[in-house]
C1' cells in the first nucleotide's frame, strides 16, 4: 500500500430482517436478614438540564448521507486484529 473483520454503559456482552438501544452476567451504590459479618434476598445503576425517583433533551469511535424510521444500510476519516504484497 491492499483485502477482510471489529469498536454499543464502570467491564464483559446482546440486540444478525433498518421498528422501544443497552437483554444477560460482573462491577459499584441503598436496602432487608445478622450481637455484628459472609452468604441469600429486593431495589438501584448511560450523560445533561432540573429541587426531583417528575419531565425533557442527548446517547453505539468520528462526521456525512440515505429513510417515515439507523448499533444494523451507503461514504469518507480514526483507532486495534488479521491477512496478502
Nucleotide at each position: 500500500g491492499c483485502c477482510g473483520g471489529a469498536g454499543u454503559g464502570g467491564u464483559g456482552g446482546a440486540a444478525u430482517c433498518g421498528g422501544u438501544a443497552g437483554a444477560c452476567a460482573c462491577a459499584a451504590g441503598g436496602g432487608a436478614c445478622u450481637u455484628a459479618a459472609a452468604a441469600u434476598c429486593c431495589c438501584u445503576c448511560g450523560g445533561c438540564u432540573g429541587u426531583a425517583u417528575a419531565a425533557g433533551c442527548c446517547g453505539u469511535g468520528a462526521c456525512a448521507g440515505u429513510u417515515c424510521a439507523a448499533g444494523u444500510c451507503u461514504g469518507u476519516u480514526c483507532u486495534c486484529c488479521g491477512g496478502c504484497a
The RNA shown here (transfer RNA) has 85 nucleotides and comes from Spirochaetae bacterium HGW-Spirochaetae-8.
Its Rfam family is "tRNA". It is annotated as a transfer RNA.